About this RNA:
This is a predicted structure of a 1499-nucleotide RNA (small-subunit ribosomal RNA) from an uncultured prokaryote. The RNAcentral record of the sequence draws on ENA. Model confidence (mean pLDDT): 85 of 100. Its Rfam family is "Bacterial small subunit ribosomal RNA".
RNA sequence: GAGUUUGAUCAUGGCUCAGAUUGAACGCUGGCGGUAGGCCUAACACAUGCAAGUCGAGCGAGAACGCGCCUUCGGGUGUUAUUAGAGCGGCGGACGGGUGAGUAACGCGUGGGAAUCUACCCAGUAGCGGGGGAUAACUUGUGGAAACGCAAGCUAAUACCGCAUACGCCCUAAGGAGGUAAAGUAGGGGAUCUUCGGACCUUACACUAUUGGAUGAGCCCGCGUCGGAUUAGCUAGUUGGUGAGGUAAAGGCUCACCAAGGCAACGAUCCGUAGCUGGUCUGAGAGGAUGAUCAGCCACACUGGGACUGAGACACGGCCCAGACUCCUACGGGAGGCAGCAGUGGGGAAUAUUGGACAAUGGGCGCAAGCCUGAUCCAGCCAUACCGCGUGUGUGAAGAAGGCUCUAGGGUUGUAAAGCACUUUAAGUUGGGAGGAAAGGGUGAUGGUUAAUAUCCAUUAUCUGUGACGUUACCAACAGAAUAAGCACCGGCUAAAUCAGUGCCAGCAGCCGCGGUAAUACGGAUGGUCCGAGCGUUAAUCGGAAUUACUGGGCGUAAAGCGUACGUAGGCGGAUUAGUAAGUUAGGGGUGAAAUCCCAGGGCUCAACCCUGGAACUGCCUCUAAAACUGCUAGUCUUGAGUUCGAGAGAGGUGAGUGGAAUUCCAAGUGUAGAGGUGAAAUUCGUAGAUAUUUGGAGGAACACCAGUGGCGAAGGCGGCUCACUGGCUCGAUACUGACGCUGAGGUACGAAAGUGUGGGGAGCAAACAGGAUUAGAUACCCUGGUAGUCCACACCGUAAACGAUGAAUGCCAGUCGUCAGCAAGCAUGCUUGUUGGUGACACACCUAACGGAUUAAGCAUUCCGCCUGGGGAGUACGGUCGCAAGAUUAAAACUCAAAGGAAUUGACGGGGGCCCGCACAAGCGGUGGAGCAUGUGGUUUAAUUCGAAGCAACGCGCAGAACCUUACCAACCCUUGACAUACUUGUCGUCGACACCAGAGAUGGAGUCUUUCAGUUCGGCUGGAUAUCAUACAGGUGCUGCAUGGCUGUCGUCAGCUCGUGUCGUGAGAUGUUCGGUUAAGUCCGGCAACGAGCGCAACCCACAUCUUUAGUUGCCAGCAGUUCGGCUGGGCACUCUAAGGAGACUGCAGGUGAUAAACCGGAGGAAGGAGGGGACGACGUCAAGACAUCAUGGCCCUUACGGGUAGGGCUACACACGUGUUACAAUGGGGCGUACAGAGGGUUGCCAAACCGCGAGGUGGUGCUAAUCCUAAAAAGACUGUCUCAGUUCGGAUUGGGGUCUGCAACUCGACUCCAUGAAGUCGGAAUCGCUAGUAAUCGCGAAUCAGAAUGUCGCGGUGAAUACGUUCUCGGGUCUUGUACACACCGCCCGUCACACCAUGGAAGUGGAUUGCACCAGAAGUAGAUAGUCUAACCUUAGGGAGGGCGUUUACCACGGUGUGCUUCAUGACUGGGGUGAAGUCGUAACAAGGUAACC
Repeated sequence: GAGUUUGAUCAUGGCUCAGAUUGAACGCUGGCGGUAGGCCUAACACAUGCAAGUCGAGCGAGAACGCGCCUUCGGGUGUUAUUAGAGCGGCGGACGGGUGAGUAACGCGUGGGAAUCUACCCAGUAGCGGGGGAUAACUUGUGGAAACGCAAGCUAAUACCGCAUACGCCCUAAGGAGGUAAAGUAGGGGAUCUUCGGACCUUACACUAUUGGAUGAGCCCGCGUCGGAUUAGCUAGUUGGUGAGGUAAAGGCUCACCAAGGCAACGAUCCGUAGCUGGUCUGAGAGGAUGAUCAGCCACACUGGGACUGAGACACGGCCCAGACUCCUACGGGAGGCAGCAGUGGGGAAUAUUGGACAAUGGGCGCAAGCCUGAUCCAGCCAUACCGCGUGUGUGAAGAAGGCUCUAGGGUUGUAAAGCACUUUAAGUUGGGAGGAAAGGGUGAUGGUUAAUAUCCAUUAUCUGUGACGUUACCAACAGAAUAAGCACCGGCUAAAUCAGUGCCAGCAGCCGCGGUAAUACGGAUGGUCCGAGCGUUAAUCGGAAUUACUGGGCGUAAAGCGUACGUAGGCGGAUUAGUAAGUUAGGGGUGAAAUCCCAGGGCUCAACCCUGGAACUGCCUCUAAAACUGCUAGUCUUGAGUUCGAGAGAGGUGAGUGGAAUUCCAAGUGUAGAGGUGAAAUUCGUAGAUAUUUGGAGGAACACCAGUGGCGAAGGCGGCUCACUGGCUCGAUACUGACGCUGAGGUACGAAAGUGUGGGGAGCAAACAGGAUUAGAUACCCUGGUAGUCCACACCGUAAACGAUGAAUGCCAGUCGUCAGCAAGCAUGCUUGUUGGUGACACACCUAACGGAUUAAGCAUUCCGCCUGGGGAGUACGGUCGCAAGAUUAAAACUCAAAGGAAUUGACGGGGGCCCGCACAAGCGGUGGAGCAUGUGGUUUAAUUCGAAGCAACGCGCAGAACCUUACCAACCCUUGACAUACUUGUCGUCGACACCAGAGAUGGAGUCUUUCAGUUCGGCUGGAUAUCAUACAGGUGCUGCAUGGCUGUCGUCAGCUCGUGUCGUGAGAUGUUCGGUUAAGUCCGGCAACGAGCGCAACCCACAUCUUUAGUUGCCAGCAGUUCGGCUGGGCACUCUAAGGAGACUGCAGGUGAUAAACCGGAGGAAGGAGGGGACGACGUCAAGACAUCAUGGCCCUUACGGGUAGGGCUACACACGUGUUACAAUGGGGCGUACAGAGGGUUGCCAAACCGCGAGGUGGUGCUAAUCCUAAAAAGACUGUCUCAGUUCGGAUUGGGGUCUGCAACUCGACUCCAUGAAGUCGGAAUCGCUAGUAAUCGCGAAUCAGAAUGUCGCGGUGAAUACGUUCUCGGGUCUUGUACACACCGCCCGUCACACCAUGGAAGUGGAUUGCACCAGAAGUAGAUAGUCUAACCUUAGGGAGGGCGUUUACCACGGUGUGCUUCAUGACUGGGGUGAAGUCGUAACAAGGUAACC
């Protein structure tokens, strides 16, 4: 920096990613070289080999093979031989190499210190005389399996022991006649001496004593060095002193005595973890993490203990003991220690060769040559890391083939390949070829030492001569593009996309999340992207993370201010003077190892790597200086703080007393049937007298009005009145003290309500409880009762949404208006102004994520305290503390999720609110729901009862009309390029048509007759057309998906809304405009307004109706005129009606009132019509994944002798039942009968059908007229007039059934309509509930049309007659707008809580059980050291010769490892059962929360 909480936004906050790194591992892949690195796990066990020896110039002794000579052939002798192999002795095995178990410590780091030792080395001083006794080796004997001994005898030394000497050194009583050494070997040699060995001298190396140095080591101290307080007290050699012992050395290091100290909140003790550091990784830094390789220190060496030797060890490749393990054994006893280098087994995700050489560097021994050296130098293995190089280069468009894709044209792979022209690094082959080598040895020269030309040493010249690596690095030649590319990814973060497969499957996933038939997210392919001999994954660390915030965060509402105060330690602290110099600042000195990092230069062809120099190492110590600030010391001051005096307000606290109103109870009176209670009731009280009312009494609790964002108090809290005691506060004024202050971890005190204990009290109220209601239930809400409790005293508890969700203190920073308590001034005497302290409202700067805060800060600063670090688990478990208990306090983890949470925004919703509208309610009229029938649906049935539609917005719907057809369904029988289209092959030129036979249910199959002679033409079977046929492409599908779609439709809703541009406001989502005041049917219009405009909707424009007019009069009309068969029939006319074209008219235009002088509204005039004149068409942005793939079109999928096509029959018409929509009725406002009147709008040639005749009738016969303002349909009906029926299952009602007919039609059986005769069912106005309608409307009456052969009670139209009611908006439903709440946004059909049931996971408790560490007490006591010791033995010295001194062994005492017993603490594992917790697409019960969530919620 990014992703992820949301519909969107800002902020909070976690999770995740991109970076760097690694001693890594795993997967796929793998050409070369250089430089590094390589058991992080089992400090598990180890076979085998090697890793520490050396010195003959310390000592004695001393083979053999081989070779030479001699030989009696048995051997001898010389050499080997300054030999090997041992032994005594010296030095070294304390270095080098490994590992990190232990250790939280003077272990390490850093800086100091004094009481020490130091072999070998350097320098100085002084020495090195003279004796003695043993012993190994060896020989002999002997024990044992072995390891290993034992006894006797011989022998040497630089082994051992006395003596002498003592410059020095040590001891000391400071006096000393005190104490203490030594060793030689080798080379050379002139004198002198000689027992001829040498002595002697000298050189070198040894040796002794001592001083100093160097090096190394030991000890002490300051500071620094992980986590846990759910570890708070620890300590008896403990702390100190005196004395002694001990040590190389200070010291309780040890002991005796004395004192009672020492450590600890600045974290002792205890527990857990850990080697420390230079450094390494990361980071801008500060930090964080880490301690492989290299380097310094420490610790360890199978586990535990111990000492010996030595300069140095309590000793990795030494010793003793104990233990475990392994091996050998003759069973008696022995041996061993890879955390050295290789290597093996084991463990593990995982880490190499049983290699070469001492050539170099270094170490040990040695005079030296030299020997030894798994230290080291090299090589081998491993892409483990870093660095470098290569796998070719140029050209090459027919843009090849192939692949992939496609809109079928193309695009892409792609200059990529091929082809052509070049190059040869690396690998390969051949040849050449540095450097790492300095030493050492021989010879010569010079110098030093010396008596010396010897020797030895140093320097130098010359010769000789040493390489594991190594077939080295490097160079040259040769050949040929030849031998050399993969891995991961491609939804976003994050560079890179398409196709086919799969179908919530298989799978992916770092986070968000993909996958349910069109997946850029799965697996494959093609293409692309990143890196490249590597690439990915996993693990780990830092970063990003300002997500522990020192640098650098926060706490009103997101996590977070302790309930409040007092106060201890601590932290911080007013003005001023002087001193000091701890902090601070500056300079100097020491140190801060080297390596590393950084800079510069240099060396490998470059780089990695290496070398040289510099800088740095931010630290510690020390010296000097300064004196501003902080500190400290001393002094002064008054402004902070406090004291004094005078006033003032107050429900501040405690105790005592007292008052009235009200409730209840008791007594008495009056009085009578109810009272009480609720939404409505009931439980309850009351005729045994309630309620009501009057009087009196009792008792307890609380204090109306005043009363107020008024007062007081630290908070909790405090309210009648009076008194007593008492705390704090404010104001005014003087004087005094002189920083006495602020905060405050622990601590202490106070601390609502509820609760607890003891004793009182108890009127009202009231958990629990009981009853009555409500309810599906109601362990609730409501009602009637009612106990703890509420009250008092004393004692506990210690918590609250203890809230201003805001710690305390101080200073500073615009104002305005209230209010409480004071003071001062002015006058107008009840006001104004000023001021101090409280308490409120609004508001600027500023702050804030926003909301909001704003001198009472959440502003600007300082000081101190408390607290926070994702949600859940959990304020829980365990442990501790407190409590009588309830419980409080302190306070985790496993596990789980990718969110949880804040503020604000837009919607939606509310059993929230305001305003408004609608046949929404109300007011009315008529229905439905009951009956019969019709019709549709569900269900059931069936071979099939084809399919669709499903709340409103499916159900007389698709269907404007199923007997066949339709038809899609069922059973049966047939066809397979097909019933239909196009192309192609091969034919024909007629096919078609008409008639008609046989089989069959028919499709179909078979067999005929007749008619025939396609068109154009370039005359070619050339073209077109028709038809048949083979094989194929294909046809076909009412098969699936309306949740892939187009177009169409329903619905909210003819509701008044839905948006945009610019501007403005807001961090932003968004807001404003569109809100507001009026008004309207209307976002209609007016006014106002940070808005100004605009668009889609509204309205208007369109159609038809109502009035008038102009034009035109046939098929229409007839006023007047004439005729008449009396019919506008005719002449005539077009005035009227009407027809159908065009106009007019209505606009709040006019006057009045109301209103704001507006818009508009009210009533009115005029007018045919008045405020939209009535009706229609017209349906904004959008909602419902609404409806339909079966009208049509269409993507994808599916079927292809069938899911296609044909035929005849059946079914869609079934029938216990349920629902919707209708129709006919139940009658007298009626039924039936007779005659009689008045419409409109349609339709008609495959048609409407007249007159007339026949039939009771349906209808038949008939054929005039009409392609229609002409003819027909056609009778309009209700109505009006008459007479009849008289309240009944009827002269109502007509279902059902029997019989007879008519019509349509191939055909009325399943299954048509109509007619006549007969039959005459239910039904007497319909429960809960529910529908339509506001005027030419409802209701009622008939007429027509579409579909249609026939078949309406349906649908669509038409006219006739023609009402009632609307107070009004409380309520129901729906809608609009503003506002409010919200935990909803799939938007209340939302969200969501808890128990129970099931599965899984981690965890607490638990009778116990099994381990581990550890405390205390006791037993025990190996090896060893120290002490004691007449038990025993004893070479050197002494001796008076007896012995002594000294020593060894043994015994014993002290200390002590292992081990054992008992008893505790802590901790781990496990445990029947049990507790809660978490997680889990569709389980159960309810509905607690979110809206007034339906009883406001919460602590």